[in-house]
Context: one part of a larger RNA
RNA sequence: GAGUAAGCGAGAAGGCAGGUGAGAAUCCUGCCCGCCGAAAACCUAAGGUUUCCUGGGGAAGGCUCGUCCGCCCAGGGUAAGUCGGGACCUAAGCCGAGGCCGAAAGGCGUAGGUGAUGGACAACCGGUUAAGAAUCCGGUACCACCUGUAACCGCAUGAAGGAAGGGGUGACACAGGAGGGUAGGUACAGCGCACGGUUGGAAGAGUGCGUCCAAGCCUGUAGGGUAAGAGAUAGGAAAAACCGUCUCUUAGAAAGCCUGAGAGGUGAUGGGGAGCGAAAACAAGUAGCGAACUGGCCGAUCCCAAACUGUCAAGAAAAGCCUCUAACGAGGUAGCAGGUGCCCGUACCGCAAACCGACACAGGUAGGAAGGGUGAGAAUCCUAAGGCGCGC
Numbered sequence: 001g002a003g004u005a006a007g008c009g010a011g012a013a014g015g016c017a018g019g020u021g022a023g024a025a026u027c028c029u030g031c032c033c034g035c036c037g038a039a040a041a042c043c044u045a046a047g048g049u050u051u052c053c054u055g056g057g058g059a060a061g062g063c064u065c066g067u068c069c070g071c072c073c074a075g076g077g078u079a080a081g082u083c084g085g086g087a088c089c090u091a092a093g094c095c096g097a098g099g100c101c102g103a104a105a106g107g108c109g110u111a112g113g114u115g116a117u118g119g120a121c122a123a124c125c126g127g128u129u130a131a132g133a134a135u136c137c138g139g140u141a142c143c144a145c146c147u148g149u150a151a152c153c154g155c156a157u158g159a160a161g162g163a164a165g166g167g168g169u170g171a172c173a174c175a176g177g178a179g180g181g182u183a184g185g186u187a188c189a190g191c192g193c194a195c196g197g198u199u200g201g202a203a204g205a206g207u208g209c210g211u212c213c214a215a216g217c218c219u220g221u222a223g224g225g226u227a228a229g230a231g232a233u234a235g236g237a238a239a240a241a242c243c244g245u246c247u248c249u250u251a252g253a254a255a256g257c258c259u260g261a262g263a264g265g266u267g268a269u270g271g272g273g274a275g276c277g278a279a280a281a282c283a284a285g286u287a288g289c290g291a292a293c294u295g296g297c298c299g300a301u302c303c304c305a306a307a308c309u310g311u312c313a314a315g316a317a318a319a320g321c322c323u324c325u326a327a328c329g330a331g332g333u334a335g336c337a338g339g340u341g342c343c344c345g346u347a348c349c350g351c352a353a354a355c356c357g358a359c360a361c362a363g364g365u366a367g368g369a370a371g372g373g374u375g376a377g378a379a380u381c382c383u384a385a386g387g388c389g390c391g392c
Base pairs, nucleotide, nucleotide: 014032015031016030017029018028019027033389034388035387036386042368043367047349048348051347052076053075054074055073056072057071061069062068081142082141083345084344085343086342088119089118093114094113095112099108100107101106123140124139125138126137127136143341144340145339146338147337148336149335151333152332153331161328165324166323167322168321169320173311174310175309176308179304180303181302184298185297186296188295189294190211191210192209193208194207195206212271213270216266217265218264223259224258225257226256227250228249229248230247231246232245233244235243236242272293275289276288312315355364356363371383372382373381
């Protein structure tokens, strides 16, 4: 040269008024405007680890400002028999008594152990906090175990049960379309409330909003599956009344049995509910009050359903559950009543300013759910709920 050139991180966009304050384009409130809406809204895994809420602060951090903040200080906040993990099971993988190999270090590997991304397993709706909720509270349930109880069974001529044993189930691929439903939706009808507006007082037209509710229990529907009985039996490493095999009889699709969404009833004299709406110490749309709560139509990617039909490349394991007996076994069993129920996680962010990228970084990040109009559609454009206008 020069406090000059340049930069202030998506072109979604702000405006006005009021408030607070020493100070306001930037904080708070209201109204208007704009943007997203298969997301830029919601739930949640990983990861983060207090960032959550309240009060206070204004040095630094914040690309400007700052009275504000994911910043600083202080206090508060995460409540479970049923949600997730453990006290259950196993897969790949890993470890591995003996064992095999190796000079050693060590490698491999049987039994066994460990290990969810899978199997098994009992709770729903509503209310509530400044901040937690299937955890607290209210109501209604369910599961396991223990104790009691009347009736019934058994007391060795052996009940119920009973295994590290037998059998079944668990138990599985891919493709395809049809049916029955539900969630959800609705330019339709009805009902209710509010607004509106006229009138002495109303009613009607019109506009807006609402028209809802679980698990559990009872019932057992659309649908799906399955032949049954008797005798024999050298198999299932012992046994068996279980499974398998053989024979006979009956049947040929019905009955029966098993399974099975949903609807209906109950749960509910309950809850929710548009809307109305106080008092007081200036608080609060809080406390409180609370209507209608039906039908038609559309309709799932969800349920029935690992069903059914088809195909060949023929599609985990174990626990659990059911059943069978062996040893054992002197008490046992629907129901009902009472009791018990441990440990860990639970705040908040979570397509992001809180995770991974040195940053409040136009990048990256698994799963679920996913309204309305247009449409084949989860595309596109517009929009609801909700959230934002990207810190000059």

Predicted 3D model of a 392-nucleotide part of an RNA (large-subunit ribosomal RNA, domain III) from a Bacillota bacterium. The organism belongs to Bacillota, within Bacteria.